[in-house]
Context: one part of a larger RNA
């Protein structure tokens, strides 16, 4: 000298545009963070309408009829989005490369494309009713009902098995195409008739999952490690390969080219440095992976061994009628408690994006935005110009002439960013829906109206009047820019090295005065 997720001291005007618990993966009081579909079902607990009845107003009461819709069935989302970095030194990451023939083997909702279907039948079961157990949390019985739940038959192929058969490759196991016979295995309606689903097969996109070469921190004051442990046959299980799993067999495998052990620690794009090689780092953003109170297991799903699902164990809270029972901020405010140290229990879905829906919309602490903090980085401002009697006075210095503070001030002219009123007043919005058209055509494309702003009366504009409203920290012996006087007397202190102070200290402490930076400045700590 740069640098920082910083802290701390002093000190502070304004605004853009970033960042903000690095420490205790600590322990949470609260709200909110994942719902949606009535165009899959039976239905009405609330509401609001309509009808009809009651005794007339106040109002009651009956009709699911109608818009909706509680709580069920049922579908789809909940594996995404967010957060943290415990743990991993490993195919976990990084980088190629592969999974159709040589190097062993995969799946994929939703979405696009193409072909074919979409036929007949059953018993159920939550809701609901009735009764009942418990303090609750939850339950039990019985009665009765529905479906895009469930189940069963028919079709059915390029689907899946098994046998034969032909071409083609290869030496050969065989794989690959075509082609015959058998067996298995589909489906679901609703509609406001325009449409939205449903099944079977192929390709696609996308996403995932699996193997490999390379690369990937220290220590040998850690030298030997291994028994599913190496490999074979064979079964099983898995989308799929593979000791992934078992049964038999064999004895093999790793390792000074560093195995096993111990210590740190998530990787990468990237960030600071430095001329460059390198060094040290892994906040923000972005990819990958891990992990959800601790450990274990699987379910259901196309996908999870699943942050806000389930089940067992364990800690800790918590509720209780003692017999049970209920919770997991490393999601978003927010508490406490560790700390030098890190923010509101805000607004809004208007925009981008997600779910669910046919749409309207519903949800969305993702996101967009406001809050607080000089944390940083950018930009502006605190005024221009002129003014010597180089004013008095005050402070310092002095050789008592006079130096300095100083064009500094007064004064005069001039601007008016910014602050302050006051008035005007945004882009961000284009869409969906609707309406009305024009094209091809019968659902898609286009244009034109129209709607819809959280931020926000903000941002910018404009007038007014007025220098008005706005400067500090550090330091002055060398290194290192900037010097003199007073006090003090090796004390009091200073201080990064050298030192410095014992009576004329430019080093201590004031004071004038100067230097460097400036809404900052200096101190730590840490890297280069």
């Nucleotide at each position: 000298g740069g640098a920082u997720g910083a802290a701390c001291g002093c000190u502070a005007g304004c605004g853009g545009c970033a960042g903000g618990c690095c420490u205790a993966a600590c322990a949470c009081a609260u709200g909110c963070a994942a719902g949606u579909c009535g165009a899959a079902c039976g239905g009405u607990a609330a509401c609001a309408g309509c009808a009809g009845a009651g005794c007339u107003u106040u109002c009651u009461c009956u009709g699911g009829c109608u818009g909706a819709c509680g709580a069920g069935u049922g579908g789809c989302g909940c594996a995404c989005g967010g957060g943290u970095g415990c743990g991993u030194a490993a195919c976990g990451c990084g980088u190629a490369u592969a999974c159709a023939a040589u190097c062993a083997a995969u799946c994929u909702a939703c979405c696009u494309u193409u072909u074919a279907c979409u036929g007949g039948g059953g018993g159920a079961u939550a809701g609901c009713c009735u009764u009942u157990a418990g303090a609750a949390a939850u339950g039990a019985a019985g009665a009765u009902u529905a479906a895009u739940a469930c189940c069963c038959c028919a079709u059915g192929g390029u689907a899946u098995u098994a046998u034969g058969a032909g071409u083609a490759u290869g030496c050969a196991u065989a794989u690959a195409c075509u082609u015959a016979u058998a067996a298995u295995u589909a489906a679901a309606g609703u509609u406001u008739c325009g449409g939205c689903g449903g099944u079977a097969a192929a390709a696609g996109a996308u996403g995932a999952g699996u193997a490999u070469g390379c690369g990937u921190u220290c220590u040998a004051u850690u030298a030997g490690c291994u028994a599913g442990a190496u490999g074979g046959u064979g079964u099983g299980g898995u989308a799929a390969c593979g000791g992934c799993a078992c049964a038999c067999c064999a004895u093999g495998g790793c390792a000074a080219c560093g195995a096993u052990a111990g210590a740190u620690a998530g990787g990468g794009g990237c960030c600071c440095u430095g001329a460059g090689a390198g060094g040290g780092g892994g906040a923000u953003c972005c990819c990958c992976c891990a992990c959800a109170c601790u450990g274990g297991u699987a379910c259901u799903g196309a996908g999870a061994c699943a942050c806000g699902g389930a089940c067992c164990a364990g800690a800790c809270u918590c509720c209780u009628a003692c017999g049970g029972g209920a919770g997991g901020c490393a999601g978003c405010a927010g508490u406490g408690a560790g700390g030098a140290a890190u923010a509101u229990u805000g607004g809004a879905c208007a925009a981008u994006g997600g779910g669910c829906g046919c749409a309207a919309g519903c949800c969305u602490g993702a996101u967009c935005c406001a809050g607080c903090c000089a944390u940083g980085c950018c930009g502006c401002g605190u005024g221009c110009a002129g003014g010597a009697a180089g004013a008095c006075u005050g402070c310092c210095c002095u050789a008592u002439g006079g130096g300095u503070u100083g064009u500094a001030a007064a004064c005069u002219g001039c601007u008016u960013u910014u602050a302050u009123a006051c008035a005007g007043g945004a882009a961000g919005a284009a869409a969906c829906a609707c309406u009305c058209c024009c094209u091809c055509g019968u659902g898609a494309g286009g244009g034109a109206g129209c709607u819809u702003g959280a931020c926000g009366g903000u941002a910018c504009u404009g007038u007014a009047a007025g220098a008005a409203u706005a400067a500090g920290g550090a330091u002055c012996g060398g290194c290192u820019a900037a010097c003199u006087c007073c006090g003090u007397g090796c004390c009091a202190g200073c201080a990064g090295c050298c030192g410095c102070g014992g009576u004329a200290a430019u080093a201590c402490g004031g004071a004038g005065g100067a230097u460097c930076c400036a809404a900052g400045c200096g101190u730590u700590a840490u890297c280069c």

A computed fold for a 528-nucleotide part of an RNA from an uncultured prokaryote, annotated as small-subunit ribosomal RNA, 5' domain. Model confidence (mean pLDDT): 82 of 100. It matches the Rfam family "Bacterial small subunit ribosomal RNA". Its family is annotated with structural constituent of ribosome and ribosome in the Gene Ontology.